[in-house]
Molecule: c-di-AMP riboswitch aptamer (ydaO/yuaA leader)
Organism: soil metagenome
RNA sequence: CGCCAAGGCCCCGUCCGGGGCGUGGGGGAACCAUAGGCCGCAAGGCCAGGGGCGAACGGCCGCGUAACGGCCCAGGGCAGCUCUUUCAGCCCGAGCCCGACAGCUAACCCCGCAGGCAUUUGGAAAGA
Repeated sequence: CGCCAAGGCCCCGUCCGGGGCGUGGGGGAACCAUAGGCCGCAAGGCCAGGGGCGAACGGCCGCGUAACGGCCCAGGGCAGCUCUUUCAGCCCGAGCCCGACAGCUAACCCCGCAGGCAUUUGGAAAGA
C1' cells in the first nucleotide's frame, strides 16, 4: 500500500468486558408448500433420520468399500478511484456446527463481527 471473508466504525470501562451504528447468520404466523415405512382403537412407539454456515455441489478412475490420491465440473476469488460486462492468465472448488429438531414466514426472539494471506508498477478492452 493491498487480498479472501459479514468479520468494520464510534463511545464507556482498571482488566475481563459493556453499549451504539453498520453489517452477516439463525429461529419464528397467516397464506402457500410438504406429507416415508411398520405396529397400535387411540394416545403413542419403532426404523431409515433431519438441519445450518460456506463458492466449496457433483461425476469418473485408482480399488470391492473406507481413508487417501488423480482428472473433470457446478460454483467462487485475483489492487492501483468504484461498479458492470468481455477477453487473456493464475488460483480455490475446503472445512466446521446443531443434536431427534427447525419449509416459507410479518411482528418478535437469538447469535457473529473471527481467522488467514501478500510485499510493489502489479494484463487488455468497453460502458457507467